RNA sequence: AAAGCAGGUCAGGUGAUCGCGUUCCGCAAGCCGGAAUGAGGAAAGUCCGAACUCCGCAGGGUAGGAUGGUCCGUAACGCGGACCCGCUGUGAAGCGGGGAAAGUGCCACAGAAAAUAGUCGGCCUCAGUGAUGAGGUUAAGGUGAAAAGGCGAGGUAAGAGCUCACCGCCCCGGUGGCGACAUCGGGGGCAUGGUAAACCCCAUCCGGUGCAAGACCAAAUAAGAGGGAAGAGGCGGCCCGUCUCGUUCGACCCUCGGGUAGGUCGCUAGAGGUGUCGGGCAACCGGCAUCCCAGAUAAAUGAUCACCGGUCCGGUCUACCGGGCAACAGAAUUCGGCUUAUCGACCUGCUUUGGUU
RNA sequence: GCGGGCAUAACUCAGUUGGUAGAGUGCGAGCUUCCCAAGCUCGAGGUCGCGGGUUCAAGUCCCGUUGCCCGCU
Numbered sequence: 001a002a003a004g005c006a007g008g009u010c011a012g013g014u015g016a017u018c019g020c021g022u023u024c025c026g027c028a029a030g031c032c033g034g035a036a037u038g039a040g041g042a043a044a045g046u047c048c049g050a051a052c053u054c055c056g057c058a059g060g061g062u063a064g065g066a067u068g069g070u071c072c073g074u075a076a077c078g079c080g081g082a083c084c085c086g087c088u089g090u091g092a093a094g095c096g097g098g099g100a101a102a103g104u105g106c107c108a109c110a111g112a113a114a115a116u117a118g119u120c121g122g123c124c125u126c127a128g129u130g131a132u133g134a135g136g137u138u139a140a141g142g143u144g145a146a147a148a149g150g151c152g153a154g155g156u157a158a159g160a161g162c163u164c165a166c167c168g169c170c171c172c173g174g175u176g177g178c179g180a181c182a183u184c185g186g187g188g189g190c191a192u193g194g195u196a197a198a199c200c201c202c203a204u205c206c207g208g209u210g211c212a213a214g215a216c217c218a219a220a221u222a223a224g225a226g227g228g229a230a231g232a233g234g235c236g237g238c239c240c241g242u243c244u245c246g247u248u249c250g251a252c253c254c255u256c257g258g259g260u261a262g263g264u265c266g267c268u269a270g271a272g273g274u275g276u277c278g279g280g281c282a283a284c285c286g287g288c289a290u291c292c293c294a295g296a297u298a299a300a301u302g303a304u305c306a307c308c309g310g311u312c313c314g315g316u317c318u319a320c321c322g323g324g325c326a327a328c329a330g331a332a333u334u335c336g337g338c339u340u341a342u343c344g345a346c347c348u349g350c351u352u353u354g355g356u357u
Numbered sequence: 358g359c360g361g362g363c364a365u366a367a368c369u370c371a372g373u374u375g376g377u378a379g380a381g382u383g384c385g386a387g388c389u390u391c392c393c394a395a396g397c398u399c400g401a402g403g404u405c406g407c408g409g410g411u412u413c414a415a416g417u418c419c420c421g422u423u424g425c426c427c428g429c430u
Base pairs, nucleotide, nucleotide: 001353002352003351004350005349006348007347008346009345010344012308013307014306015305016304017303018302020038021037022036023035024034025033026032027030040328044339045338047337048336049335050334051333052210054208055207059240060239061238062237064206065205066204067203068202069083070082071081072080073079084097085096086095087094088093098201099200103199104198105195106194107193120141122137123136124135125134126133127132149167150166152164153163154162168190169188170187171186172185173184174183175182176181214265215264216263217262224256225255226254227253228252231245232244233243234242272291273290274289275288276287277286278285279284310325311324312323313322314321315320358429359428360427361426362425363424364423367382368381369380370379376413384400385399386398387397388396406422407421408420409419410418
């Protein structure tokens, strides 16, 4: 220098004029004046996890669902960090991860055979004049995504883990590591095809509901009609258990019909932000200091102009001038993540190749 | 705001333990008829909304995404 890999930051700035939401202050009390403050990295998708709320408590069993190498981090997680193993890449790195020797199912077409095996052609032996028949064999051939350890030597009628060396696999033991695992030694002659984002098994976790949760005030009304069973409901998968009301009317539950559909709280100070010091490889944790940072309800956060900055095009080809462009999007109970969308600009670490010293 | 469902031929819909995607209507050609309709025969027409993944193999299973529909105060 070129080509890449991984991670992070910003999301134009300043001023003027007009306009909007919230809070506070002022008075002459008006739809007045002033001050402060007012979207994001994803506010999005609603995919996970929580806080908080109500269901009396959140109890047991079962069904159902989720996750899946190991160890940490965290309030928690399906998230994050470090490490382990496998595959891909020259590499920086990227992707994947329980069990297929508990059981069941499936593996189209092709092929002899698709998994308690099996012999199509071939090879070998025997019988036979021969056609052919009986037996041995899976090493080589052919089919397929996949064919019953691989490769070499010995051995054999031909062959074969039949025997041996190396590799793989399985079992046992030692050493190192918290662990996944790594490594070394001995033994076995091979038993165990693939698929669990098929059923399933194992381990761990999960009660439901969602701020339209829920509480209060105001307004309105019907003290309406029909039905229900000794039980009904909370309890919204089911059962147990438990609680409330009831077994005379009322009350209760269901259906139909009617009315009200306005305000206050919840509502933003929080697992909070910034800086610094310390611990940790890191995710993250702790101490101290400092800051207060939207709370609307059909929903405010906007528009115009000027200058400066960014980028592109043209004239010029230094300077300068003219014109264009500036994304994705937009709070609605609040946090922690993930995923998706995004004009551009910048920073950090690293890799490969080439050049110069 | 919260929750649920659908997308397959021009139209309406099938498609189950994953194995070459079908039906009816419509369209084109032929037969039949003096002609038309009806009827009969044959044919064309598919990125299975889109993008990844699992698998030998995906309309089907998993993840993401786009559009449409429905319910809840």